Context: one part of a larger RNA
RNA sequence: GGCAUACGGUGGAUGUCUUGGCGUCCAGAGGCGAUGAAGGACGUUGGAACCUGCGAUAUGCCUCGGGGAGCCGGUAACCAGGCUUUGAUCCGAGGAUCUCCGAAUGGGGAAACCCGGCCCGUAAGGGUCACCUGCACCUGAAUGCAUAGGGUGUAGGAGCGAACCCGGUGAACUGAAACAUCUCAGUAACCGGAGGAAAGGAAAGCAAAAUGCGACUCCGUAAGUAGCGGCGAGCGAAAGCGGAUAAACCAGUAGCUGCGUGAACGACUUGGAAAGGUCGACCACAGAAGGUGAUAGUCCUGUACUGCAGUAGCUGGCCAGCCCUAGAGUAGCGCGGUGCUCGUGAAACUCCGCGUGAACAUGGGGGGUCCACCCUCCAAGGCUAAGUACUCCUGGACGACCGAUAGUGAACCAGUAAGGUGACUGAAUGAUGAAAAGCACCCCGAUAAGGGGAGUGAAAAGUACCUGAAACCGUAUGCUU
Numbered sequence: 001g002g003c004a005u006a007c008g009g010u011g012g013a014u015g016u017c018u019u020g021g022c023g024u025c026c027a028g029a030g031g032c033g034a035u036g037a038a039g040g041a042c043g044u045u046g047g048a049a050c051c052u053g054c055g056a057u058a059u060g061c062c063u064c065g066g067g068g069a070g071c072c073g074g075u076a077a078c079c080a081g082g083c084u085u086u087g088a089u090c091c092g093a094g095g096a097u098c099u100c101c102g103a104a105u106g107g108g109g110a111a112a113c114c115c116g117g118c119c120c121g122u123a124a125g126g127g128u129c130a131c132c133u134g135c136a137c138c139u140g141a142a143u144g145c146a147u148a149g150g151g152u153g154u155a156g157g158a159g160c161g162a163a164c165c166c167g168g169u170g171a172a173c174u175g176a177a178a179c180a181u182c183u184c185a186g187u188a189a190c191c192g193g194a195g196g197a198a199a200g201g202a203a204a205g206c207a208a209a210a211u212g213c214g215a216c217u218c219c220g221u222a223a224g225u226a227g228c229g230g231c232g233a234g235c236g237a238a239a240g241c242g243g244a245u246a247a248a249c250c251a252g253u254a255g256c257u258g259c260g261u262g263a264a265c266g267a268c269u270u271g272g273a274a275a276g277g278u279c280g281a282c283c284a285c286a287g288a289a290g291g292u293g294a295u296a297g298u299c300c301u302g303u304a305c306u307g308c309a310g311u312a313g314c315u316g317g318c319c320a321g322c323c324c325u326a327g328a329g330u331a332g333c334g335c336g337g338u339g340c341u342c343g344u345g346a347a348a349c350u351c352c353g354c355g356u357g358a359a360c361a362u363g364g365g366g367g368g369u370c371c372a373c374c375c376u377c378c379a380a381g382g383c384u385a386a387g388u389a390c391u392c393c394u395g396g397a398c399g400a401c402c403g404a405u406a407g408u409g410a411a412c413c414a415g416u417a418a419g420g421u422g423a424c425u426g427a428a429u430g431a432u433g434a435a436a437a438g439c440a441c442c443c444c445g446a447u448a449a450g451g452g453g454a455g456u457g458a459a460a461a462g463u464a465c466c467u468g469a470a471a472c473c474g475u476a477u478g479c480u481u
Stems, first nucleotide, its partner, number of pairs: 001480009015466001016431002020402002022399007029391002031160002039101003042055003046079002049075003061095006070083003106115003116129005131157009164195001165193005175182001179230001205213002217244005227235002249317005255311006265280005281298002283287001289301003321383003324327001332356006339349001342368001363378005418425002438465001441453004
């Protein structure tokens, strides 16, 4: 030095656990904001810091209701001092206060700061002063009437917010095995607007020759069909059929929320501890779940049932239409575009720009060029619930979802620490024990670290703390070079 065995160290895998996540469903809510939001800054407790709460009335003030013995939020104790059966702390509802910044709005500004005008007030202090729009009124130029403009009053707007919705503008990578029409795609992005949904909607519809259907929306099907297409890549309907859907009305029922009520177990045994094991009982409209020193229907919180209060719901039937002033620079046509499955095509139909330009129910539109017959409907005004979409948010239930390198980036003071001029990027860290009972006291040591006794305890659980694998490092013994 090697190999083996034993015992350790190191390390933090594994197992078990779960405070946190993920997903789905049901219900609620679907907004907040000049009465100053969202989001912040700075303060605020007797005692430093951070978190939470709150705002100079500052871990809080007032009223009402609940509740009934302790309380003065958390890390988190300690000291000091208070409150409370004259009902505190705590919970629910309402109110008061609510610094400064922020749409931020008196002016400015490098946010949380600086500087004003006017009114009230002795003062301290309080109030008010941005802009835009509608309406009303008063004024009022060039310029006679007017108008523009100015002013006053009043009502509203402004900003924020996850997705869903409507509208406007509108790519490229890509695919076509290159590429230009085409595709990606009317997608992404940007902008405007609205609501709890939005949009659409009561036939100038759809059809097919019939005993036609009868607003709209959504789902299924029709159907990858009819079609469109450098007929390439690809794109891709509709009618029809089957479903979803209800205010008022009628009938029936007892839902939801909050607060209550709420049955039944002992002994022995192992153990640190019984809920385990054994024996014998009991309740059950309750054997959901969680906790309690291991695994508890009968120990605790609960759970089933049920009571009270509040609310006006829930189930079934059957049910969507209306209003007016009745629609002309309109319909059509030409040119240029556009949307439809439709890329200009025989291209109807829709919408837009420019031009032109009817009829008036004895009329007009459509039925895919066009014409006739026939059928069908009545444009150029408006409103309309439900069925449908979504989830920043609240409550509940559930999971052949995760279990700390997983699950959210974040179980832990996380959008933190840290990085970057900046836009932005972005972690890691869970577990002593039933209970701190967190090792009094003694000894070695440097008044240490650490260790040895003693004590607590299940300490081979000592806060480098459950379990404690491997790599790696030792000590002892054996064999061996």
This is a predicted structure of a 481-nucleotide part of an RNA (large-subunit ribosomal RNA, domain I) from a marine metagenome.